This is a predicted structure of a 112-nucleotide RNA (SAM riboswitch aptamer (S box leader)) from Haloplasma contractile SSD-17B. Its mean pLDDT, the model's own confidence on a scale to 100, is 81. The sequence is in RNAcentral, with records from Rfam and Ribocentre. The source organism's lineage runs through Bacteria, Bacillati, Mycoplasmatota, Mollicutes and Haloplasma contractile.
RNA sequence: CUCUUAUCAAGAGCGGCAGAGGGACUGGCCCUACGAUGCCCGGCAACCUUCAACUACUUAUGUUGAAAAGGUGCUAACUCCUGCAAGGUAUAUUUACCUUGAGAGAUAAGAG
Numbered sequence: 001c002u003c004u005u006a007u008c009a010a011g012a013g014c015g016g017c018a019g020a021g022g023g024a025c026u027g028g029c030c031c032u033a034c035g036a037u038g039c040c041c042g043g044c045a046a047c048c049u050u051c052a053a054c055u056a057c058u059u060a061u062g063u064u065g066a067a068a069a070g071g072u073g074c075u076a077a078c079u080c081c082u083g084c085a086a087g088g089u090a091u092a093u094u095u096a097c098c099u100u101g102a103g104a105g106a107u108a109a110g111a112g
Stems, first nucleotide, its partner, number of pairs: 001112008013041001015040003021031003025083001027081002042075003047071002049067006079104001084101007
């Protein structure tokens, strides 16, 4: 980097360093010297992991529950909204809004 599968409406600091930008991209809309990004510490979660129970012909690759030592991850806003398609509501000048799916993206686990 590519592919596969799963998840993406919950959760998480009034800390330290540092010092201007950031929210992937598009268009918006936001955050930011009452301190962004980053790093450290703290925290959250529970994908991998560990343990227990249940089901089962069997170790369970299944279901449920618990733990958090280790590997990641996350810690403004639904993945902030949106970008393609379908449907609906209002207005019918055109636009606004809503729903669903896809795409794109993020993370984990596995494969190449």